[in-house]
Two RNAs folded together computationally: RNase P RNA and transfer RNA, 446 nucleotides in total. Rfam match: Bacterial RNase P class A. By type it is a ribozyme. Its mean pLDDT, the model's own confidence on a scale to 100, is 82.

RNA sequence: CGAGCCGGCCGGGCGGUCGCUGUCCGAUCUUCGGAUCGGGUGGAGGAAAGUCCGGGCUCCGCAGGGCAAGGUGCCAGGUAACGCCUGGGGGGCGUGAGCCUACGGAAAGUGCAACAGAGAGCAGACCGCCCGAUCCCGUUCGCGGGGCCGGGUAAGGGUGAAAGGGUGCGGUAAGAGCGCACCGCGUCGGUGGUAACACGCGACGGCACGGCAAACCCCACCGGGAGCAAGACCAAAUAGGGAGACGAUGGUGUGGCCCGCACCGUCUCCGGGUAGGUCGCUCGAGGCGCAUGGUGACGUGCGUCCCAGAGGAAUGAUCGCCGCGGGCUUCGGUCCGAACAGAACCCGGCUUACAGGCCGGCUCGCCUU
RNA sequence: GCCCCCGUCGUCUAGAGGCCCAGGACGCCACCCUUUCAAGGUGGAAAUCGCGGGUUCGAAUCCCGCCGGGGGCACCA
Numbered sequence: 001c002g003a004g005c006c007g008g009c010c011g012g013g014c015g016g017u018c019g020c021u022g023u024c025c026g027a028u029c030u031u032c033g034g035a036u037c038g039g040g041u042g043g044a045g046g047a048a049a050g051u052c053c054g055g056g057c058u059c060c061g062c063a064g065g066g067c068a069a070g071g072u073g074c075c076a077g078g079u080a081a082c083g084c085c086u087g088g089g090g091g092g093c094g095u096g097a098g099c100c101u102a103c104g105g106a107a108a109g110u111g112c113a114a115c116a117g118a119g120a121g122c123a124g125a126c127c128g129c130c131c132g133a134u135c136c137c138g139u140u141c142g143c144g145g146g147g148c149c150g151g152g153u154a155a156g157g158g159u160g161a162a163a164g165g166g167u168g169c170g171g172u173a174a175g176a177g178c179g180c181a182c183c184g185c186g187u188c189g190g191u192g193g194u195a196a197c198a199c200g201c202g203a204c205g206g207c208a209c210g211g212c213a214a215a216c217c218c219c220a221c222c223g224g225g226a227g228c229a230a231g232a233c234c235a236a237a238u239a240g241g242g243a244g245a246c247g248a249u250g251g252u253g254u255g256g257c258c259c260g261c262a263c264c265g266u267c268u269c270c271g272g273g274u275a276g277g278u279c280g281c282u283c284g285a286g287g288c289g290c291a292u293g294g295u296g297a298c299g300u301g302c303g304u305c306c307c308a309g310a311g312g313a314a315u316g317a318u319c320g321c322c323g324c325g326g327g328c329u330u331c332g333g334u335c336c337g338a339a340c341a342g343a344a345c346c347c348g349g350c351u352u353a354c355a356g357g358c359c360g361g362c363u364c365g366c367c368u369u
Numbered sequence: 370g371c372c373c374c375c376g377u378c379g380u381c382u383a384g385a386g387g388c389c390c391a392g393g394a395c396g397c398c399a400c401c402c403u404u405u406c407a408a409g410g411u412g413g414a415a416a417u418c419g420c421g422g423g424u425u426c427g428a429a430u431c432c433c434g435c436c437g438g439g440g441g442c443a444c445c446a
Stems, first nucleotide, its partner, number of pairs: 001365010012322007020043010045340001049351002052349005057227004064259004070222004074088005089103001090101004104218002109216002111212002126157002128153005134147005165183006184207001185205005190199003231279004241270006250264004272445003286305008324337005370442007379395004387426001397413005419435005
């Protein structure tokens, strides 16, 4: 200098003017609910999004037992919890920094594998190779070639996504773990590691045990259901009308079913009424700083700060200067542009969208010293 | 705000791992029939199975993530 990898962060800044909204203080008015004015102070995000996981909170009497259905799935740790995160192991990709990984069990059982192919599950002789019998042709009489029949052979060819270890030597009629060496595999033991697992440790076994579980299933672990339109209180209005279900061996209690528990008229539909207020509502597993334990996720201690709470739903408009990007330029300027997107009970994650920019660490290649 | 469902030719749909580069009906196009139109007959075109990944030898179908569309949920007697 070029190419690339990983982590963290920002998401225009300052000021003026006019507004919107929460709250506090003061003044005025008041039907005592509040309204208006003035001043102070706060007012979108890294994803507020998708609503995909987990938790708090609230109600279902308790949140009890079992089955079904569901989820998770290498190991250890973190956490309120998780399908998240951190560290490690195995596998794959990359020269590398690094990245990806639904990664338990196929020697419990059931099932699936189209087409092609001889054969697709404890398999299979289509071609080939070899041996024997027989027939024909040729012959230099040694034999050679072809047809047919009976066998052997999983080395070679061919089919397929997949054909029952690999390479070499020996062996054989030809072959074959048939024998041997090395590699691979399995079982048992040893060593290291909390564990997953690893071993250029030993012994034994010629090799069994092919693939699919995001097929059923088995094993281990997890969990009751609903959701702030949860739920609580106040107020207003109406026809407590009609139909249906069930009848105590029943019904209901928000769960697919059963048991247990509680209650004894309850539920559904049609029809009718009101669509008003208050609480829940934002101080929280909270932010920032320092110290400290840990490789890390994270934990602990101290100090400090208060930081949106609307309800037809605020967070805006405009001007000036500066910064960023682009066009034109007489180099003085001038014109244009600025992403994804916007809280609604609150947190922790994941996923997805995103113009442009900043910082730190590392790898590879080339050149120079 | 919360919860649930759906997506296959122009339209309505079948499909449940291979028999499916996807079948049927209506519609469309061409030809036959008819003096002509309709009806009828014969043939044909028309689907990246919403999109992107993954599992499998193989995906419309199984799994994950997005996109689009639709529906429901207030209180009182």